RNA sequence: UCCAGAUAAAGCCAAACCCUUCGUAAGAAUGGGACGGAAAGUUUCGGGUCUUAAUCCAUAUGAGAUGGCCGGGCUGCCAAA
Numbered sequence: 001u002c003c004a005g006a007u008a009a010a011g012c013c014a015a016a017c018c019c020u021u022c023g024u025a026a027g028a029a030u031g032g033g034a035c036g037g038a039a040a041g042u043u044u045c046g047g048g049u050c051u052u053a054a055u056c057c058a059u060a061u062g063a064g065a066u067g068g069c070c071g072g073g074c075u076g077c078c079a080a081a
Base pairs, nucleotide, nucleotide: 005078012037013036017032018031020029021028022027035068041074042073043072045071046070047069048066049065050064051063052062055060
């Protein structure tokens, strides 16, 4: 350095649910809370799912949400046999 992800250690993140705020909505943010996570870090590039007030009248090749749905890209802590 590579493979290898542990009944190790140090830290890290935080589902559901609850409070408040924002949003038409899907949802998001703060705080609490832990179901889980080795990329549950990041990125809408591809796919999936969901929403859609205004606009359009076309029923969406529009606008948005989800990275803790999957694949890809970029980056990364620890570290035994």